Record summary
The RNA shown here (Glycine riboswitch aptamer) has 91 nucleotides and comes from Leucothrix arctica. NCBI's taxonomy places the organism under Bacteria, Pseudomonadota, Gammaproteobacteria, Thiotrichaceae, Leucothrix. The model forms 83% of the base pairs in the Rfam consensus. The coordinates come from a structure-prediction model, not an experiment, and the mean pLDDT is 76.
[in-house]
RNA sequence: ACACACUUUACAGAAGAGAGUCGACGUAAGUUGGCCGCCGAAGACGCAAAUCCGCCCGGAAACGCUCAGGCAAAAGAACUGUAACAGUGUG
Numbered sequence: 001a002c003a004c005a006c007u008u009u010a011c012a013g014a015a016g017a018g019a020g021u022c023g024a025c026g027u028a029a030g031u032u033g034g035c036c037g038c039c040g041a042a043g044a045c046g047c048a049a050a051u052c053c054g055c056c057c058g059g060a061a062a063c064g065c066u067c068a069g070g071c072a073a074a075a076g077a078a079c080u081g082u083a084a085c086a087g088u089g090u091g
Stems, first nucleotide, its partner, number of pairs: 002091006008084006018036001020035006037071003043067001045064002051060003
C1' cells in the first nucleotide's frame, strides 16, 4: 500500500399482532393503573419437540418461550444493501 472479515457512523429498505375495555389525571391531544385478547424480528431465557453443527455429549438459530418489548399513524426495530472515517484481526 492492497484485499478480506468484524466493529462504529450515515443513508435507504425492513414484518406481525387491539386506535380493546374499566378507572385516575388532563380543556383536549394524551399520560398512567387494572383486566381481557393477541404478536415476534430489540434484548433476556431454554434446548422439551423438529432442524443444523456427521452421531452421543455439548452447542446454535430467524426454532421454542413471551420475562422484557410491541399491537392506528409516527417512532422503534432484528436483518439486508450502499457509502465513509477510524479501530481490530488475517493474508